[in-house]
RNA sequence: GCCGGAGUGGCGGAAUGGUAUACGCGCGCGACUCAAAAUCGCGUCUCGCAAGGGAUAAGGGUUCGAGUCCCUUCUCCGGCA
Numbered sequence: 001g002c003c004g005g006a007g008u009g010g011c012g013g014a015a016u017g018g019u020a021u022a023c024g025c026g027c028g029c030g031a032c033u034c035a036a037a038a039u040c041g042c043g044u045c046u047c048g049c050a051a052g053g054g055a056u057a058a059g060g061g062u063u064c065g066a067g068u069c070c071c072u073u074c075u076c077c078g079g080c081a
Stems, first nucleotide, its partner, number of pairs: 001080007010025003018064001026044006045054003057073005
């Protein structure tokens, strides 16, 4: 240099162009217990008083609608030279 794959909450990891973050882990609070462990329940991105808005590596495009399709860039992994 060329080709291919990947990038999503604190972490792992789903998501057919139609509620962004299911599910699990972790964390917080509570229940249970004499106390704990285990188990169970609720909560857990951000801005905003609220209504509502933003957010899937970054930017742009297509579309009524994009994590998903197209283009450029960045980072990581693999292959070829």
This is a predicted structure of an 81-nucleotide RNA (transfer RNA) from a Candidatus Adlerbacteria bacterium. The organism belongs to Candidatus Adleribacteriota, within Bacteria. The coordinates come from a structure-prediction model, not an experiment, and the mean pLDDT is 81. Its Rfam family is "tRNA". By type it is a transfer RNA.